[in-house]
């Protein structure tokens, strides 16, 4: 990097350092000198991995590997359905894809 498989509306800080960007990418719309991004300690979580219980499923705990820690994966990008509206619809809702992110396993 490329494939498979699962999850993606829950949960996490009034801390320390450092000083301009940042939400992956399109359009938006936000976040940000009342200090973002990243780092560090602190939490949250529980895929995986241990241990304990149960032994049919499971279920608990967290010293260990990853993640994660504004907003649904912040909306959105392709198609369908339904509905609105006479109507060519930047309308509105659902569903299914594409991206995309993280485990876990192959190459």
């Nucleotide at each position: 990097c490329u494939c498979u498989u699962a999850u993606c509306a829950a949960g996490a800080g009034u801390g320390g350092c450092a000083g301009a960007g940042g939400g992956a990418c399109u359009g938006g719309c936000c976040c940000u000198a009342u200090g973002a991004c990243g780092c560090c300690c602190g939490g949250c979580a529980a895929c995986c991995g241990u241990u304990c219980c149960a032994u049919g499923a499971g279920g608990a705990a967290u010293u260990g590997g990853u993640g994660c820690u504004a907003a649904a994966u912040c909306c959105u990008g392709c198609a369908g359905a339904a509905u609105c509206g006479u109507a060519u619809g930047u309308g509105u809702u659902c569903u299914g894809a594409c991206a995309g992110a993280u485990a876990a396993g192959a190459g």
Molecule: SAM riboswitch aptamer (S box leader)
Organism: Bacillus pinisoli